[in-house]
RNA sequence: GCGGUUGUAGUUUAAUGGCAGAAUACAAGGUUGUGGUCCUUGGGACGAGGGUUCGAUUCCCUCCUACCGCU
Repeated sequence: GCGGUUGUAGUUUAAUGGCAGAAUACAAGGUUGUGGUCCUUGGGACGAGGGUUCGAUUCCCUCCUACCGCU
């Protein structure tokens, strides 16, 4: 330099065009003599920019990040 894969919550991950969901972590409350376990509740995310579409996490383009291959 060329080609490919990947990017969603603090972390691990679902969602193939129509309400962004779960686990865990975190916070509050309950339970407990205390802590842990357990139960309830709460806040928190689509890598960046553009395009297509009535509607984009999803499709297209560019860039960025990580990884793989070729040279």
The RNA shown here (transfer RNA) has 71 nucleotides and comes from Candidatus Pacearchaeota archaeon RBG_13_36_9. Rfam family: tRNA. It is annotated as a transfer RNA. Gene Ontology term of the family: triplet codon-amino acid adaptor activity. NCBI's taxonomy places the organism under Archaea, Nanobdellati, Candidatus Pacearchaeota. The sequence is in RNAcentral, with records from ENA. Its mean pLDDT, the model's own confidence on a scale to 100, is 82.